Transfer RNA from an uncultured Clostridia bacterium, 85 nucleotides, folded computationally. Its Rfam family is "tRNA". By type it is a transfer RNA.
RNA sequence: GGAAGGGUGUCAGAGUGGUCGAAUGUGCAAUCUUGGAACGGUUGUGUACGGCAACGUACCGCAGGUUCAAAUCCUGUCCCUUCCG
Numbered sequence: 001g002g003a004a005g006g007g008u009g010u011c012a013g014a015g016u017g018g019u020c021g022a023a024u025g026u027g028c029a030a031u032c033u034u035g036g037a038a039c040g041g042u043u044g045u046g047u048a049c050g051g052c053a054a055c056g057u058a059c060c061g062c063a064g065g066u067u068c069a070a071a072u073c074c075u076g077u078c079c080c081u082u083c084c085g
Base pairs, nucleotide, nucleotide: 001084002083003082004081005080006079007078011025012024018068027045028044029043030042031041032040046059047058048057049056050055061077062076063075064074065073
């Protein structure tokens, strides 16, 4: 230099146009269980901004574009892994 795959919540990871800030697991908190723990069950839990609160808006590496609608399609760019030279 060329090719392929990937970047999503604390972390892992599914989701490949609408019902998706988004499954599931993990972590964390509360609670049940226990003499007390562990294990297990149940519930809750992303971040930022605005708001007294209820709630609202934005965010899928970053920046643009297409579309009524984008994590998902297109372009550029950054980073990671593998392969070729």